RNA sequence: AAUGAACGUUGGCGGCGUGGAUUAGGCAUGCAAGUCGUACGCUCCGCAAGGGGCGUGGCGCAAGGGUGAGUAAGGCGACGGCAACCAACCCCGAGGUCGGGCAUAGCCGCUCGAAAGGGCGGGUAAUUCCCGGCGUCGUCACGGGCCGGCAUCGGUCUGUGACGAAAGGUGUGACUCCGCCUCGGGACGGGCCGUCGUGGUAUUAGGUUGUUGGCGGGGUAGCGGCCCACCAAGCCUGCGAUGCCUACCGGGCGUGCGAGCGUGGCCCGGCACACUGGGACUGAGACACUGCCCAGACUCCUACGGGAGGCUGCAGUCGAGAAUCUUCGGCAAUGGGCGCAAGCCUGACCGAGCGACGCCGCGUGGAGGAUGAAGGCCUUCGGGUUGUAAACUCCUGUCGAGGGGGAACAAGGGGCCGUGCAGAACGGUCCUUGCGUGAUCCCUGGAGGAAGCACGGGCUAAGUUCGUGCCAGCAGCCGCGGUAAGACGAACCGUGCGAACGUUAUUCGGAAUCACUGGGCUUAAAGCGCGUGCGGGCGGGCCGGCACGUCGGUCGCUGAAAUCCCCCGGCUCAACCGGGGAACGGGCGCCGAUACGACCGGCCUGGAGGGAGGUAGGGGGAGCCGGAACUCACGGUGGAGCGGUGAAAUGCGUUGAGAUCGUGAGGAACGCCCGUGGCGAAAGCGGGCUCCUGGACCUUGCCUGACGCUGAGACGCGAAAGCCAGGGGAGCGAACGGGAUUAGAUACCCCGGUAGUCCUGGCCGUAAACACUGGGCACUGGGUAGGGGAUUCGCCGAUGGAUUCCCUGCCGCAGCGAAAGCGUGAAGUGCCCCGCCUGGGGAGUAUGGUCGCAAGGCUGAAACUCAAAGGAAUUGACGGGGGCUCACACAAGCGGUGGAGCAUGUGGCUUAAUUCGAGGCUACGCGCAAAACCUUAUCCCGGGCUUGACAUGCACGGAUUAGCCGGCGGAGACGUCGGUGACGCCGCAAGGUGGAACGUGCACAGGUGCUGCAUGGCUGUCGUCAGCUCGUGCCGUGAGGUGUUGGGUUAAGUCCCGUAACGAGCGAAACCCCUGUCCCUAGUUGCCAGCGCGUCAUGGCGGGCACUCUAGGGAGACCGCCGGCGUCAAGCCGGAGGAAGGCGGGGAUGACGUCAAGUCCUCAUGGCCCUUAUGCCCGGGGCUGCACACGUGCUACAAUGGCGGUGACAGUGGGCAGCAAAGGCGCAAGCCGGAGCUAAUCUCCAAAAGCCGUCUCAGUUCGGAUUGCACUCUGCAACUCGAGUGCAUGAAGCUGGAAUCGCUAGUAAUCGCAGAUCAGCACGCUGCGGUGAAUACGUUCCCGGGCCUUGUACACACCGCCCGUCACACCAUGGGAGUUGGUUCUACCUUAAGACGGUGCGCUAACCGCAAGGGAGCAGCCGGCCACGGUAGGGUCAGCGACUGGGGUG
Repeated sequence: AAUGAACGUUGGCGGCGUGGAUUAGGCAUGCAAGUCGUACGCUCCGCAAGGGGCGUGGCGCAAGGGUGAGUAAGGCGACGGCAACCAACCCCGAGGUCGGGCAUAGCCGCUCGAAAGGGCGGGUAAUUCCCGGCGUCGUCACGGGCCGGCAUCGGUCUGUGACGAAAGGUGUGACUCCGCCUCGGGACGGGCCGUCGUGGUAUUAGGUUGUUGGCGGGGUAGCGGCCCACCAAGCCUGCGAUGCCUACCGGGCGUGCGAGCGUGGCCCGGCACACUGGGACUGAGACACUGCCCAGACUCCUACGGGAGGCUGCAGUCGAGAAUCUUCGGCAAUGGGCGCAAGCCUGACCGAGCGACGCCGCGUGGAGGAUGAAGGCCUUCGGGUUGUAAACUCCUGUCGAGGGGGAACAAGGGGCCGUGCAGAACGGUCCUUGCGUGAUCCCUGGAGGAAGCACGGGCUAAGUUCGUGCCAGCAGCCGCGGUAAGACGAACCGUGCGAACGUUAUUCGGAAUCACUGGGCUUAAAGCGCGUGCGGGCGGGCCGGCACGUCGGUCGCUGAAAUCCCCCGGCUCAACCGGGGAACGGGCGCCGAUACGACCGGCCUGGAGGGAGGUAGGGGGAGCCGGAACUCACGGUGGAGCGGUGAAAUGCGUUGAGAUCGUGAGGAACGCCCGUGGCGAAAGCGGGCUCCUGGACCUUGCCUGACGCUGAGACGCGAAAGCCAGGGGAGCGAACGGGAUUAGAUACCCCGGUAGUCCUGGCCGUAAACACUGGGCACUGGGUAGGGGAUUCGCCGAUGGAUUCCCUGCCGCAGCGAAAGCGUGAAGUGCCCCGCCUGGGGAGUAUGGUCGCAAGGCUGAAACUCAAAGGAAUUGACGGGGGCUCACACAAGCGGUGGAGCAUGUGGCUUAAUUCGAGGCUACGCGCAAAACCUUAUCCCGGGCUUGACAUGCACGGAUUAGCCGGCGGAGACGUCGGUGACGCCGCAAGGUGGAACGUGCACAGGUGCUGCAUGGCUGUCGUCAGCUCGUGCCGUGAGGUGUUGGGUUAAGUCCCGUAACGAGCGAAACCCCUGUCCCUAGUUGCCAGCGCGUCAUGGCGGGCACUCUAGGGAGACCGCCGGCGUCAAGCCGGAGGAAGGCGGGGAUGACGUCAAGUCCUCAUGGCCCUUAUGCCCGGGGCUGCACACGUGCUACAAUGGCGGUGACAGUGGGCAGCAAAGGCGCAAGCCGGAGCUAAUCUCCAAAAGCCGUCUCAGUUCGGAUUGCACUCUGCAACUCGAGUGCAUGAAGCUGGAAUCGCUAGUAAUCGCAGAUCAGCACGCUGCGGUGAAUACGUUCCCGGGCCUUGUACACACCGCCCGUCACACCAUGGGAGUUGGUUCUACCUUAAGACGGUGCGCUAACCGCAAGGGAGCAGCCGGCCACGGUAGGGUCAGCGACUGGGGUG
């Protein structure tokens, strides 16, 4: 795009079309073929005119109408042929139409039957039937002439013989009108024949006996094996016979640019069919839709004896179905039958009806109308949109509705008159014929009666909100839906089309996705494992011929009409219709051309083959021979092991192994040479020699003269394994046994070991039979290596150079290719031939066939299922891949954790509650830098408050109030009561007014309620790792690559060099801070060298600013210098100098990104939720609960220690609600006290380890848990639940299993100090200083990271992907004892109707005969044929089938 459609929703009008596609299933009822009285007889009504009826006769009923079952050719289509034919009605021409006869229906009588229908007798007419006569003429036989062709032969003229005609009607009257007969011709129609074309299937390969042909005959309109007898043995078939399945064919129709593909409904042509099967009769024509006979199934009637029927005609009905109409009107028109005619008949036809089934047209209103109404929807709350849409105003009047008029479809027919010879024809006049459509016009009325459907994620035109929450649902493909869904449902809005719109089905297109036009086969599906070769296809050069292909021409025929196209025209337009043209791509004929192809003839040698001369070779077959090794046997020596593995064990060995020597036997395979090498068609071929044998190459250019290439079938060869028979058997070695390994180990490893491996003969016929690349020929730049020849140059020779032919490889131009790659050995450019492919799975399965001894091979599907399966390449990620490299990653070392007690966090458990979050590394002394109340939270229990503890606004009230004081209830919050009591402005005052506050009310507040998977921000981690990118250029179809790879070097993508890259950015580094040295500046609160004062003593004081220090600035370090290494580089190593070296140490600083990492409980924030509560307040409890488990810590287990003593020495910091000195009290915690200090001034402040002494290895003078008593401090308050002190108590614990953590130097370890938080509470955290090590060979291994490379079926990326069994559910399918049916074949039996043949003793009008009888005919009977049916046996297809096999999906 299309449709004979159907379904869903919707539906105003008209025109033109169209409508049983399924059950060629069954059918009630009516109608669909009659007509002629001018062929004939009879009869009825009527006075007549006239009309009706029955039959005979004639014509018609073979047309028209329906359907598509059958049919793959007896069809259809195109073109031809009949010298092999027919032809009623019609037309033309010629001729004729004489005489006679016999019947019969109707009718009458009798009679049978329920009926349908008959029987017998009598009598009758004709255009019925019969006989005779004439014969233009026809046919046949025989003969002759002429002409022609196409084989048989055709045409024509003619002679003789035989045979053959007829009907009348009308009318007063017929040669004349209508008929009749014969002959010839025509037209229309038909019959037969030929060529070509016209589906699928080879899982149908052979078919055929009237079969093929002949001779003769029969039959027919006619040819013919159509039929028969005889004779011959043919005929068809790979160019697809036969069978099976399917199917009416064409004009055309749909689609498509075309070529094609699909289709054959309506209309037209042809065919076939008429309940199913068979058969003939009549006739011009039938084997006959509404005729006949027979058989069968079915239906109906019946008096049970018998009968009747055939809608695939028009309507209609039932059934089945997704589905297809009125039991309508009319012969007015067109057409048909009959008739002289009038006319009659006509479900052909013309019309109407029903169905949006299709196409076409029209309408459902037009113009104006903005505060842009209301309502709806959305909203960022401003508004937007629906939307000029509506309302409203002014108009119009189509269609529909009601009423009225009305053209055309009508031409004819009849009567009368006229012309005319006419009853032909023509003219005039009058009468008459419309089923139905009704165009169109007028009137009435008034916007009044008339809009829906689908869609809105992409494809694809049109989006928002709400609801829902992987539910409900959508879906053509991709895919949507798991709490913000443009995809579900609804709404609003929009988009598309519009009396329709969607859906489904089907066809074509897109699809170059079956490729003729116009595809492919190295890796995507696809080259047969290889050869030989019949048919077939294709085929070198020159000349001549022919004209089959091919090409051109044609005023030859055809290709029906309709359709399509163009023009014109008719319905108001269109659809539709008419006229004309073109076209119908074609077929046949005729004329011509001869380049090419074919064919015929002749020639050639560049193809091919042969000859001659050489060469190389694991080419093949057979025979013989050889050595090494191995095993076994025997013998010698020898004496404990051997063997085997990762390590072992099984095994062998004192009956003497292994080792070693000698001898012998056996079988198999042939080391080095050996190669990227050679040969072969492939499989394949490797010791030596001989014989037989195939092929190749080179040289020569002697011979043949296209002899060629390919190759469906076919035939042969064909590794290994396997099979059959017979041998052989050393080694090896499926199966098998044993030993190991392992979770297991039906494996890998080890010890044994059978078949087999070997030989002969025969099968099998496969393979990653691979170059995953069929064969042949030709052409198209090169380089290089190897093998085999020839020629030539050169040389003493050898090696060698050049040219050329063949073979084997590699690299590469152009070109090709999706790319990878191929690239004269093509996957390039061409030609020829063969094979093969057409999404994945199912499946190389099933089934059938065929081969095989078997195993199995070859051929080879479908159902069902999926939205992919695949190729090449890219970037990543990953690897029990590789290379390089880094890191407290390992190793080396020191100290810990894991064991104990306690602290703390977490899990778990418990609980009224034990609030919440964090969860491997990267949660767990984490949020918490302080949970007794507070903190603190939907944590729990209980009590209270509702505009609220807090913000803003509005309205009203309003001096009542706020604040303050007090009373009562209460645990408090809170409730309640009383007292006092403000403010601005106006005003003397009273008072008015205003704002805050309060009260009431309304907006709202509030939420640590949910969603960190809606978010911002912030943070963790990889990781301080060295990476991550960009611009331009270049390469690639592209993803992408290059740069960023490579060679060095670095802590570093740090730098250097190289380089189709050149640069740049974010990172690294540097810049910043602290620290280490020095200098400058400054000098109090710091400092004190020198001077002075003072003290028992102290920078206490004057003074000073040198030093220390403080804190501001600067210097210094850069591989700068020297040497070596390195590429003249970057840089590395060593040295000097220096406080410091090769980034001096530390900090801050964290690229692109990853983990939907963490946080809605810091904060912010979308959405959702709560609103006398999920908000707010209060009391109490809980967050501290404890059988347990884990993480992080503290203290220890002791002598490197404990205890005692001691007037050693820091730094960072803090301090006014604070730090607090001196002094005093207390054993102590602490208390009293209060100088000083807003702090380099005062103070916290005592540093500790240290040093000295003691203890002597003990659960202790270690260890301090636990508990008791008594206290201290903070605080409203230490019961739950703080810290501290003293005395007493003194637990576990004697160095910690598997495992595991930190640290590379001022580090670890160890020692104390300070601070934040804080009323109080520190073993945690953040800082500070004191003392102060050990070790690092090295990078194999563990963890993590970086770069390059490789493989990949991974890409939520190895915590990936994914295979098979088993279990369950569902689906289709194979096998299956069988069973049911369809179809078909063969043989035989039976044989209806029927025609044919025979017979015909029964019967009979015409003719002959006087008659008898004859001729002729009929019945009957017989024969062969034959439908249905039967018996038996096959083929084939399908359904069902217990059970069973695999397959698919989940």
Annotation:
The RNA shown here (small-subunit ribosomal RNA) has 1450 nucleotides and comes from an uncultured bacterium. It matches the Rfam family "Bacterial small subunit ribosomal RNA". Gene Ontology terms of the family: ribosome and structural constituent of ribosome. The sequence is in RNAcentral, with records from ENA and SILVA. The prediction has a mean pLDDT of 85.